[in-house]
RNA sequence: ACCUCAUCACGAGGGACUGAGGGAACGGCCCGACGACGUCCCGGCAACCGCCACGAACCUCCUGCCGCACGCGGCAGUCGUGGAAACGGUGCCAAUUCCGUCCCGGAGCGAAAGUCGCCCGGGGUAGAUGAGAA
Numbered sequence: 001a002c003c004u005c006a007u008c009a010c011g012a013g014g015g016a017c018u019g020a021g022g023g024a025a026c027g028g029c030c031c032g033a034c035g036a037c038g039u040c041c042c043g044g045c046a047a048c049c050g051c052c053a054c055g056a057a058c059c060u061c062c063u064g065c066c067g068c069a070c071g072c073g074g075c076a077g078u079c080g081u082g083g084a085a086a087c088g089g090u091g092c093c094a095a096u097u098c099c100g101u102c103c104c105g106g107a108g109c110g111a112a113a114g115u116c117g118c119c120c121g122g123g124g125u126a127g128a129u130g131a132g133a134a
Stems, first nucleotide, its partner, number of pairs: 003132006013042005021031003025101004043093003048089002051083006062077006097126001102123005108118004
């Protein structure tokens, strides 16, 4: 890299350096010399993993720890709810993942109509982040 699972409507910016593109692709629409994007420093947000408490499930098998009269037994693993986050590992701090792209459904408006466009909802794909697996 590929694969699996979860989440993606909330939230959170200052300074220094640099200097032209940036928002993943394409279209739209935005941000940007009143300095974007990026890097660094500081600050903040959140709560995925980890941590703490409680509850549930399970101990057939497997793994770890403890005990053992060596037969085995107990606890943890998994799930849910809540909490802290000052000193664990990430992440994030314009716009819903900025909107759309593929499929399905819906009321209305416009076009002569097939149908298309606008609008709303659901799903998919893609992407991002975390955890796992390999």